[in-house]
Context: one part of a larger RNA
RNA sequence: UUGGGUGUAUAGAGAUGCGUAGGCGUCUAAGUAAGUCUUUUGUUAAAGACCCAGGCUCAACCUGGGAAAGGCAUUGGAAACUACUUGGAUUGAGAUAGGGAGGGGUUAAUGGAAUUCUCGGUGGAGUGGUGAAAUACGUUGAUAUCGAGAGGAACACCAGUGGCGAAGGCGACUGGCUGGCUAUUAUCUGACGCUGAGGCUCGAAAGCGUGGGGAGCAAAACGGAUUAGAUACCCGUGUAGUCCACGCUGUAAACUAUGGAUGCUAGGUGUUUGGCAUGACUGUUUAAACCCUUCGGGGUAUAGACAGAAGUGCUGAGUGCCGCAGCUAACGCGUUAAGCAUCCCACCUGGGAACUACGGCCGCAAGGCUAAAACUC
Numbered sequence: 001u002u003g004g005g006u007g008u009a010u011a012g013a014g015a016u017g018c019g020u021a022g023g024c025g026u027c028u029a030a031g032u033a034a035g036u037c038u039u040u041u042g043u044u045a046a047a048g049a050c051c052c053a054g055g056c057u058c059a060a061c062c063u064g065g066g067a068a069a070g071g072c073a074u075u076g077g078a079a080a081c082u083a084c085u086u087g088g089a090u091u092g093a094g095a096u097a098g099g100g101a102g103g104g105g106u107u108a109a110u111g112g113a114a115u116u117c118u119c120g121g122u123g124g125a126g127u128g129g130u131g132a133a134a135u136a137c138g139u140u141g142a143u144a145u146c147g148a149g150a151g152g153a154a155c156a157c158c159a160g161u162g163g164c165g166a167a168g169g170c171g172a173c174u175g176g177c178u179g180g181c182u183a184u185u186a187u188c189u190g191a192c193g194c195u196g197a198g199g200c201u202c203g204a205a206a207g208c209g210u211g212g213g214g215a216g217c218a219a220a221a222c223g224g225a226u227u228a229g230a231u232a233c234c235c236g237u238g239u240a241g242u243c244c245a246c247g248c249u250g251u252a253a254a255c256u257a258u259g260g261a262u263g264c265u266a267g268g269u270g271u272u273u274g275g276c277a278u279g280a281c282u283g284u285u286u287a288a289a290c291c292c293u294u295c296g297g298g299g300u301a302u303a304g305a306c307a308g309a310a311g312u313g314c315u316g317a318g319u320g321c322c323g324c325a326g327c328u329a330a331c332g333c334g335u336u337a338a339g340c341a342u343c344c345c346a347c348c349u350g351g352g353a354a355c356u357a358c359g360g361c362c363g364c365a366a367g368g369c370u371a372a373a374a375c376u377c
Stems, first nucleotide, its partner, number of pairs: 003349004007331002012345001014202002017200002022195003026089007034082002036078003041073004050066006092192001093189005099182002104178005110172001111155001116150007126137002163170002207248006216242002221237004259344006267322012281308007289300004326333002350377003359370004
């Protein structure tokens, strides 16, 4: 390299967006003939290999003859497929119109509960903490309780194997700006598509730089316990940090341990959100009828119109569970595939040494990315 693989054995890049090059690409008509198929001629030294004969007693060995395949060049032809040129189409893709759901993003303002602190009132001996204690706080008045104020951070209930986002992730409320998704019908463009090496971008937490902020929590640190010891688990304090702005870092069990796209292949049952049909029932109103009446009105059932609506059926887009065929080493997966196929990318190739060394690139640093060998089993 071929091959075989990548949920859990080695292996899907953290992630998409913009996507470059490249690879691959719907239906149809005509043409060209580069690939493709076929044909002619030349060449591809001899020896060797192959086939047929022959010579050494056989064989090895040797001698003679023959042929093919393939390559390159060349001649004539074929036109299904690929390619190219021209034309057409609409199912892939996209656009427009009027709808729908949503913690999608960003920014500004606002709100209440709670913790802590400060001030004031009441009160008067404990509080706190644990397995039990102690450190700690408290007569300079704590804990408790009431009132006022300050400040920071997070948003109970709603809340849901519910929603949105490419992933990371996103949850009080209101406004501004803004991205994506989706059903339906109609119209339009007419393959405009899929994937995507490099590249650009985003990327939890921790960490780093500068400047703010700092209530609670809390690495480090200190003290008290426990213990043989206790650099821990438990308790009391407590600084970075956690928060904000700007910049960097670029990693996670960044997990569905499952790359993206398209098509096909039994069902059942939940749930979210659309569309269509039907619709118990409810409300408003109109009509006429009956019953009651204090004559104001009230009640009952019927029919029509409008609005809402649980439920049911069909059909989309998501998201769960179970399960046939099939797959799988098994576990399990099973229309959200790990089934059957096609296209593109990434990655793996015995264990350790080694998510390492050296070198290179990136970074302020911490470190990250790329990535061996000796040796050993």
RNAcentral holds the full RNA, with entries from SILVA.
A computed fold for a 377-nucleotide part of an RNA from an uncultured Candidatus Saccharibacteria bacterium, annotated as small-subunit ribosomal RNA, central domain.
Rfam family: Bacterial small subunit ribosomal RNA.
The coordinates come from a structure-prediction model, not an experiment, and the mean pLDDT is 83.